Description: This is a predicted structure of an 88-nucleotide RNA (Glycine riboswitch aptamer) from actinobacterium acMicro-4. The coordinates come from a structure-prediction model, not an experiment, and the mean pLDDT is 81. Rfam family: Glycine riboswitch aptamer. About the family: This family represents the bacterial glycine riboswitch.
[in-house]
RNA sequence: CCACUCUGGAAAGUGGGACGACUAUCGCCCCCGCCGACGGUGAAAGCGCCCCAGGGCGUGAAACUCUCAGGCCAAUGACAGAGGGGGA
Numbered sequence: 001c002c003a004c005u006c007u008g009g010a011a012a013g014u015g016g017g018a019c020g021a022c023u024a025u026c027g028c029c030c031c032c033g034c035c036g037a038c039g040g041u042g043a044a045a046g047c048g049c050c051c052c053a054g055g056g057c058g059u060g061a062a063a064c065u066c067u068c069a070g071g072c073c074a075a076u077g078a079c080a081g082a083g084g085g086g087g088a
Base pairs, nucleotide, nucleotide: 001086002085004083005082006081007080008079013032015031016030017029019027020026033072034071035070039068040066042064046059047058048057049056050055051054
């Protein structure tokens, strides 16, 4: 550094309607309202290059940002702790 196992782990409507299945809940579609901590987007300082010396281009992080995807019961889940492994 990487994956695995265990534990903890937030946010936001179980909103409305139709259909289906099925007997307490689910699936899918439409509409409205929301969330950011899987993933993804963007680029600040700095650095480098070009040049008409003021600009241009490239590189450039996040828990910031956008909400594309995802989510708004659950599940998942960044991150944290522990365990034994593999690699440098």